[in-house]
Context: one part of a larger RNA
RNA sequence: UUGGGCGUAAAGCGCGUGUAGGCGGUUCGGUAAGGCGGAUGUGAAACCCCUGGGCUCAACCCAGGGCCUGCAUCCGCGACUGCCGGGCUUGAGUACUGGAGGGGAGAGCGGAAUUCCUGGUGUAGCGGUGAAAUGCGUAGAUAUCAGGAGGAACACCGGUGGCGAAGGCGGCUCUCUGGACAGUAACUGACGCUGAGACGCGAAAGCUAGGGGAGCAAACAGGAUUAGAUACCCUGGUAGUCCUAGCCGUAAACGAUGGAUGCUAGGUGUAGGCGGUUCACUCCGUCUGUGCCGUCGCUAACGCAAUAAGCAUCCCGCCUGGGGAGUACGGUCGCAAGGCUGAAACUC
Numbered sequence: 001u002u003g004g005g006c007g008u009a010a011a012g013c014g015c016g017u018g019u020a021g022g023c024g025g026u027u028c029g030g031u032a033a034g035g036c037g038g039a040u041g042u043g044a045a046a047c048c049c050c051u052g053g054g055c056u057c058a059a060c061c062c063a064g065g066g067c068c069u070g071c072a073u074c075c076g077c078g079a080c081u082g083c084c085g086g087g088c089u090u091g092a093g094u095a096c097u098g099g100a101g102g103g104g105a106g107a108g109c110g111g112a113a114u115u116c117c118u119g120g121u122g123u124a125g126c127g128g129u130g131a132a133a134u135g136c137g138u139a140g141a142u143a144u145c146a147g148g149a150g151g152a153a154c155a156c157c158g159g160u161g162g163c164g165a166a167g168g169c170g171g172c173u174c175u176c177u178g179g180a181c182a183g184u185a186a187c188u189g190a191c192g193c194u195g196a197g198a199c200g201c202g203a204a205a206g207c208u209a210g211g212g213g214a215g216c217a218a219a220c221a222g223g224a225u226u227a228g229a230u231a232c233c234c235u236g237g238u239a240g241u242c243c244u245a246g247c248c249g250u251a252a253a254c255g256a257u258g259g260a261u262g263c264u265a266g267g268u269g270u271a272g273g274c275g276g277u278u279c280a281c282u283c284c285g286u287c288u289g290u291g292c293c294g295u296c297g298c299u300a301a302c303g304c305a306a307u308a309a310g311c312a313u314c315c316c317g318c319c320u321g322g323g324g325a326g327u328a329c330g331g332u333c334g335c336a337a338g339g340c341u342g343a344a345a346c347u348c
Stems, first nucleotide, its partner, number of pairs: 004319003007302002012316001014201004021194003025088007033081002035077008048066007091191001092188003095184004103177007110154001115149007125136002162169002206247006215241002220236004258315006266293011297304002321348003330341004
């Protein structure tokens, strides 16, 4: 391996692009590889099954039939799959029109706030906590006003609202650029789905080099608390957090739910479009997205329920008791940290 599974029990690759492969709409004609039917040859004997017979029975032995599910050749069939050829338009794509969006990249700009610096006013406190202390302050702090510097983040709008494959994306303007959606039904005519390998993207932290450094803040120092306090609280504070280039490649990378297609009661909210109605408001219909509730059905239950965990088909990934262990060894990738792949003994 048959079989059963993967929301929470073990199990969906973090996400995409795509190679091989697997699978593939509708119609007509051909073909006959698969397939189906038949014939012939072969498929040794023994064994096995059935029938009959021989040793008094049986084991054992003998005869006949079956079986030997296969292979080869030939003949036939043409529904289905394949292959070849012709067509179709519903799948897929293109075109045109239109609006929505924190989708991506680069450049520039803005205001609030924190901190620091300079100057003015002003005087004894400020700060912090459960209470304090460390700390700051008569060398003039805190508070307040004016000016300046610099970095980072963008209050309100803001919304189970939007966009993106995922990670993720939020001040404003410009430039470049990706995708989705609706409408029209003009064009192509199955060009499709999935996807082992492969390639690309991939939060935070971390690493290399060079910048930058306001606030915050691992480590660290001090003050408290406490039996102790290598913590929670407080005062400080360095990496880091930011930018450029290059690595790393992980996560509760979660909807803990792979992708695609079709089908299967309803109700209600919301975002984008279109159609109908209306002067408008509004209401109705429809497509796409995003929520809630709920019928059938499913589920061990919880719950899911047209955004399925329902009913089906195709393709990929993965699981197979707990610990040992995501460890060891080997391989491979990485500057390193480490990543990926991934056991066994032993034990319950």